Predicted 3D model of a 350-nucleotide part of an RNA (small-subunit ribosomal RNA, central domain) from Dendrobium thyrsiflorum. The full RNA is in RNAcentral, with records from SILVA. Taxonomically the source falls in Dendrobium (Eukaryota, Tracheophyta, Mesangiospermae, Dendrobieae). It matches the Rfam family "Bacterial small subunit ribosomal RNA".
[in-house]
Context: one part of a larger RNA
RNA sequence: UUGGGCGUAAAGCGUCUGUAGGUGGCUUUUCAAGUCCGUUGUCAAAUCCUAGGGCUCAACCCUGGACAGGCGGUGUAAACUACCAAGCUGGAGUACGGUAGGGGCAGAGGGAAUUUUUGGUGGAGCAGGGAAAUGCGUAGAGAUUGGAAAGAACACAAACGGCGAAAGCACUCUGUUGGUCUGACACUGAUACUGAGAGACGAAAGCUAGGGGAGCAAAUGGGAUUAGAUACCUCAGUAGUCCUAGCCGUAAAUGAUGGAUACUAGGCGCUGUGCGUAUCAACCCGUGUAGUGCUGUAGCUAACGCAUUAAGUAUCCUGCAUGGGGAGUACGUUCACAAGAAUGAAACUC
Numbered sequence: 001u002u003g004g005g006c007g008u009a010a011a012g013c014g015u016c017u018g019u020a021g022g023u024g025g026c027u028u029u030u031c032a033a034g035u036c037c038g039u040u041g042u043c044a045a046a047u048c049c050u051a052g053g054g055c056u057c058a059a060c061c062c063u064g065g066a067c068a069g070g071c072g073g074u075g076u077a078a079a080c081u082a083c084c085a086a087g088c089u090g091g092a093g094u095a096c097g098g099u100a101g102g103g104g105c106a107g108a109g110g111g112a113a114u115u116u117u118u119g120g121u122g123g124a125g126c127a128g129g130g131a132a133a134u135g136c137g138u139a140g141a142g143a144u145u146g147g148a149a150a151g152a153a154c155a156c157a158a159a160c161g162g163c164g165a166a167a168g169c170a171c172u173c174u175g176u177u178g179g180u181c182u183g184a185c186a187c188u189g190a191u192a193c194u195g196a197g198a199g200a201c202g203a204a205a206g207c208u209a210g211g212g213g214a215g216c217a218a219a220u221g222g223g224a225u226u227a228g229a230u231a232c233c234u235c236a237g238u239a240g241u242c243c244u245a246g247c248c249g250u251a252a253a254u255g256a257u258g259g260a261u262a263c264u265a266g267g268c269g270c271u272g273u274g275c276g277u278a279u280c281a282a283c284c285c286g287u288g289u290a291g292u293g294c295u296g297u298a299g300c301u302a303a304c305g306c307a308u309u310a311a312g313u314a315u316c317c318u319g320c321a322u323g324g325g326g327a328g329u330a331c332g333u334u335c336a337c338a339a340g341a342a343u344g345a346a347a348c349u350c
Base pairs, nucleotide, nucleotide: 005320006319007304008303012318014201015200016199017198021194022193023192025088026087027086028085033081034080035077037075038074039073040072041071042070043069049065050064051063052062053061054060091191092188093187094186096183097182098181103177104176105175106174107173108172109171110154114150115149116148117147118146119145120144121143125136126135162169163168206247207246208245209244210243211242215241216240220236221235222234223233258317259316260315261314262313263312266295267294268293269292270291271290272289273288274287275286276285299306300305323350324349325348332343333342334341335340
C1' cells in the first nucleotide's frame, strides 16, 4: 500500500510542449470482445457449513446435501463500453474583419543624476557619526560655474492597471515576430483532455572565454564600539553586478492551492471588446463576453478561511505524502569544467 488525503498539519513536479498510455460530444446501423441471463463440464478426498445417524453424552466417527466462487464449453439479450459503417455541430481548429497590450528579438536616439577629468571664482575646512577616528584638503579640497568623457539605471505618468506558460517584462522611436480577446458567420467535422519517459524555457548567485567597469559592493585592509567584536557603525575596496558566446538548472521558483470540463445566490469596482439606447460628437445608462480585484449566501473546512478566478458539487488524467530525528545524509548511478544537481536508503534513537 486499503479507507482516507495534498492552501497553513506529511504531501502539487518551477513552468510549458508532447510520445506511449488512460479517458473522451450527439444520432443511426453492424458485431457480440467486455457486460447480463440460462444451461453444462470441471475444481480428488478429508476440512468448513448444514440435515440426519452411531459410540450412555461430548469430543470423535459415518451417510447425504448445499451456499459462494474460479476456469472452460454452449445457447440467448443488445441498454451501456469497445468494434464496423454512415452522418451531425454544440467541443476543438482554420480562414476573414477589428481592437488592446512594460509579450519576445534587433537597431537607433534621449534627458536627469553620479563619478572622473579640464578651465574660472574663492580661500579653510570637508566628509562621517550616538560620539568619534581612520579618510580628503594651502601641492588649493569642499562649495559654485563653463567644457569633456564614461558606465549603469530609466524619476513623474503608475493604478487595487496591462502582457507573458512560468521565470519575468516599463525612457522614446523604428523594424521584425509570438500569443490572447472580439465579431459575423464561411469551412473542417471529434481532429479533444491529460500526460509516465522525453524535450524546451527557467530569477539570483556561480563557472569558462573575450570585452567593459560610473555607482554599488561579498572577500580584504584601516578606524571605532566592546571583556572580546573574525559583526552591527564608519573610511577605503577586489571579484561580481553590465555586454557577447556558452555552461549551471536551483529559490519561501508562493496563490505555500496540478491541468481540463460542466454545474451551483447576489452586490460593488477596474481592463479589453461587442450590441442596444443616446448624441453633432464624446460621455452617461442597460446588456453580452474574456480577464482582473473586493465583499458575501448556500456548501465546504480542525479552525483560519475559501466561496462562479472554490478550498463547493461531480467526472477524467497526472504528480506527491504515509511519525520526528538520522537525512535530502551515505553508497551506487546519471549529468556538470567545477561548484554541485538529480535519484535516494539503512543501522541507531525518541